Bacterial RNase P class A from a Peptococcaceae bacterium, 430 nucleotides, folded computationally. Its Rfam family is "Bacterial RNase P class A". From the family's description: Ribonuclease P (RNase P) is a ubiquitous endoribonuclease, found in archaea, bacteria and eukarya as well as chloroplasts and mitochondria. Its best characterised activity is the generation of mature 5'-ends of tRNAs by cleaving the 5'-leader elements of precursor-tRNAs. It was read from a public genome assembly, where an Rfam model found it.
[in-house]
């Protein structure tokens, strides 16, 4: 310097003149609290508002108790009293100062958690998943075994060529001999060998196809059986998270952390804090309830006196085992009437209640604080057809929200604008 948080505080101001309510002193009139006039005092709010709490007063009333209702709702403190304040604990929000909680109990019962979800009855629940085992079905891959092609290799067959050796009919031809023969070469048919061709079978090897069968893996389905860890569905899913463990998981088991139960300790207490322990379904009472504290009611249009006038009138109903008596019953008290219609009277009468107060503002003491306690010091609105206004000048925040009605203590809502002071964050600077 800025931008917050918390408390306080003012609500236009001054000065003149006129005007309104009260009180008080005097005058004056009048003669009963009446009316004029002078002077002096004083005269709406921080909420007066809303009618949400709480008391003071009043009455009922000469009398309580109970149940029904009704209020608070963490714990100590304040105060007449509170649902307020005040300081604490727990729990939420804010970087903080500092705000906020409708803050007992869910293991006393009973509800309620719609939709979605598998499930939100208790030891519930299985949609997607995930893991074992069966069985089928498909894939692949290896193995077994079977068939079937083709391949290569070896052995064997068959058939045809080649060759080589060799037997033989039949021809020719040469030689020879008394005679038989004999030699070559031709045709033809034999056999062995070898060699080759194609063919076939077999082995064996590999390749491929099918088909059985097996083993391993992967898929798909379908049965069981385990799982609630992972995903969905919700505001919320049966502790959280992390490791470890498992066929997969689960507090199964361990560390921490939350819940609950014990046990010590601190602290008036709410509640903190250490130790141990099984390992543990929620939410919801601002449903019903349950605990624990607390409460009669109705009100200033309450009440209380004075005055005035009527018609102290008619009629019904109960009726002492009855009736009344201020929120309902019920018991007890107390009186001895009481309640309803119809008619007539006051109703613009007057005083009180009505403002001296659980009051204001100062020191000074105690207390963190709310507040208290002493001592001082001041009177500051009482209207009832209902007061506060009009002018001028000047200043200024340039006028918001608004006007007592028996009064206070809160709360809650509405609100220009402006002054104090304490503290926080952020920036800068010494």
């Nucleotide at each position: 310097u800025g931008a917050g948080u918390a408390a306080a505080u003012c609500a236009g101001g001054u000065g003149a003149u006129c005007g309104c309510g009260g009180g008080c002193a005097c005058u004056u009139g009048a003669u009963g609290u009446c009316a004029a006039g002078u002077g002096c005092c004083u005269g709406a709010g921080g909420a007066a508002a809303g009618u949400c709490c709480g008391a003071g007063c009043u009455c009922c009333a000469u009398a309580g108790g109970g149940c029904a209702g009704g209020g608070u709702g963490c714990u100590g403190g304040g105060u007449a009293a509170c649902a307020c304040c005040c300081a604490g604990u727990g729990g939420g929000g804010g970087c903080g100062a500092c705000c906020c909680c409708a803050a007992g109990g869910a293991u006393a019962g009973u509800g309620c958690c719609a939709c979605a979800g598998a499930a939100a009855u208790g030891u519930a629940g299985a949609c997607c998943g995930c893991c074992c085992a069966g069985c089928a079905c498909u894939c692949a891959a290896c193995c077994c075994a079977g068939u079937g092609a083709a391949u290569g290799a070896a052995a064997g067959g068959u058939u045809g060529c080649c060759u080589u050796u060799u037997g033989u009919u039949u021809g020719a031809a040469g030689a020879a001999u008394a005679g038989u023969u004999u030699u070559u070469c031709a045709c033809g048919u034999g056999a062995a060998a070898g060699a080759u061709a194609a063919u076939c079978u077999u082995u064996c090897a590999a390749u491929u196809a099918c088909c059985g069968g097996g083993u391993u893996g992967a898929g798909u389905g379908c049965u069981g059986g385990g799982u609630a860890a992972g995903g969905g569905u919700g505001c919320a899913a049966c502790g959280g998270u992390g490791c470890g463990g498992u066929a997969a998981g689960a507090g199964c088991g361990c560390a921490c952390c939350a819940g609950c139960g014990g046990c010590c300790g601190g602290g008036c207490g709410a509640c903190c804090g250490g130790c141990c322990g099984g390992c543990u379904a929620g939410g919801u009472a601002a449903a019903c309830c349950c605990c624990a504290c607390c409460c009669g009611g109705a009100g200033c249009a309450a009440g209380a006196c004075c005055g005035a006038a009527u018609a102290g009138g008619g009629g019904g109903a109960c009726c002492a085992u009855g009736g009344a008596g201020u929120g309902g019953c019920c018991c007890g008290c107390u009186c001895c009437g009481u309640c309803c219609c119809c008619g007539g009277g006051u109703c613009a009468g007057g005083u009180c209640g009505c403002u001296a107060g659980a009051g204001g503002c100062g020191u000074u003491a105690g207390g963190c604080a709310a507040c208290u306690a002493a001592c001082g010091u001041c009177c500051c609105a009482g209207a009832u057809a209902g007061a506060u206004g009009a002018u001028c000048a000047c200043c200024c925040a340039c006028g918001a929200c608004a006007g007592a009605a028996c009064u206070c203590g809160g709360c809650u809502u509405a609100u220009a604008g402006g002054u104090u002071u304490a503290c926080u964050c952020a920036c800068a600077a010494a």